[in-house]
Context: one part of a larger RNA
RNA sequence: CCAUGGCAAGGGAACUCGGCAAAUUAGCCCCGUAUCUUAGGUAGAAGGGGUGCCUACAUUUCUUCAAAGAAGCAAUUCGAUGUGGACUUGUAGGUCGCAGUAACAAGGGGACGUCGACUGUUUAGCAAAAACACAAGUACCCGCAAGACGGAAACGUUGUGUACGGGUGCUGACGCUUGCUCACUGGAAGUAUCUGAAGCAGGGUUUCAACCUUGUGAAGGACUUCUGAAGAGCGGGAGUAACUCUGACUCUCUUAAGGUAGCGUAAUACCUCGCCGCUUAAUUGGCGGCUUGCAUGAAUAGCGUAACGAGCGUCCUACUGUCCCUGCCGUGGACCUG
Numbered sequence: 001c002c003a004u005g006g007c008a009a010g011g012g013a014a015c016u017c018g019g020c021a022a023a024u025u026a027g028c029c030c031c032g033u034a035u036c037u038u039a040g041g042u043a044g045a046a047g048g049g050g051u052g053c054c055u056a057c058a059u060u061u062c063u064u065c066a067a068a069g070a071a072g073c074a075a076u077u078c079g080a081u082g083u084g085g086a087c088u089u090g091u092a093g094g095u096c097g098c099a100g101u102a103a104c105a106a107g108g109g110g111a112c113g114u115c116g117a118c119u120g121u122u123u124a125g126c127a128a129a130a131a132c133a134c135a136a137g138u139a140c141c142c143g144c145a146a147g148a149c150g151g152a153a154a155c156g157u158u159g160u161g162u163a164c165g166g167g168u169g170c171u172g173a174c175g176c177u178u179g180c181u182c183a184c185u186g187g188a189a190g191u192a193u194c195u196g197a198a199g200c201a202g203g204g205u206u207u208c209a210a211c212c213u214u215g216u217g218a219a220g221g222a223c224u225u226c227u228g229a230a231g232a233g234c235g236g237g238a239g240u241a242a243c244u245c246u247g248a249c250u251c252u253c254u255u256a257a258g259g260u261a262g263c264g265u266a267a268u269a270c271c272u273c274g275c276c277g278c279u280u281a282a283u284u285g286g287c288g289g290c291u292u293g294c295a296u297g298a299a300u301a302g303c304g305u306a307a308c309g310a311g312c313g314u315c316c317u318a319c320u321g322u323c324c325c326u327g328c329c330g331u332g333g334a335c336c337u338g
Base pairs, nucleotide, nucleotide: 001333002332003331004330005329006328007327008326010324011323014322019319027051028050029049030048031047036041038173052095053094054093055092056091057090058089061086062085063084065082066081069078070077071076096100108317109316110315111314112313113312114311115309116308120132121131136171137170138169139168140167141166142165147158148157149156150155174304175303176302177301179234180233181232184231185230186227187226188225189224190223193222194221195220199216200215201214202213203212204211235253236252237251238250239249262296263293274290275289276288277287278286279285
């Protein structure tokens, strides 16, 4: 020096991307316990006290012996109480140590926010998560010789099933909700007429073949409606109120329709370290507001939400060799000598 353990005065996160690592806490008994809440929880919340041994007494369960008495024809059974023993719990007094869950074992705690409801699942061997799943919601297909899937087929699966069922897509507990647009793309229904292939029928080229032409006319398309928890989309310019600012209001261009409720500098905001407040001595952080949103927004769901999380961000407390700032000790290497 490397690896792995132990201890450390004073300070106590000043370390660092970040308390990473380590330390603190720890079992059992008693007291006590906020906010929020889906009334179950949160909760071991938090916080405080006790814990060994000896003696005495009380006590729990059982037991040795004795026993007034009671029941019974009897055998026998029950039995207040007393007396020993074992065990449980408690109270009081005493006693020793720095220390009594003396070893081992054995939660640090609290507050705010974000995402995901939750338990669960995942990248065997760099990712455990906010990803997947989930209960639940919703749309579509299907009446069964179906729909969907496998197979060349026979046939098989769903299915020992039958719409309160099976399959597929999307969303993802729960609460409150889920606005406008059918112009485009897709889907559904209809359709007088138009378009629309081969084939078939008729005709033409003197006959046959080839060719030309007329008729017939499916699906599909045109056309008419419907359809967004289908793919998707959801504007611009002027003027205007008794200081100013703002603009409920008006005008205008334009669209299929012009973003509703919510939320909002956000896991989304370029400008941006936005502005204000709180937190700090000092904060590109965090939280709460405002919000003109470069480029939020409603099942690619919107906004909330108790509980939960080896998730992510921030703060406080306790604690510490993370650090100030290093030192010492143990073990095994490296190293030196043989």

About this RNA: This is a predicted structure of a 338-nucleotide part of an RNA (large-subunit ribosomal RNA, domain IV) from a Candidatus Norongarragalinales archaeon. Rfam family: Archaeal large subunit ribosomal RNA. For this family Rfam cites "Crystal structure of the ribosome at 5.5 A resolution" (Yusupov et al., Science, 2001). The coordinates come from a structure-prediction model, not an experiment, and the mean pLDDT is 84. Taxonomically the source falls in Candidatus Norongarragalinales (Archaea, Nanobdellati, Microcaldota, Candidatus Micrarchaeia).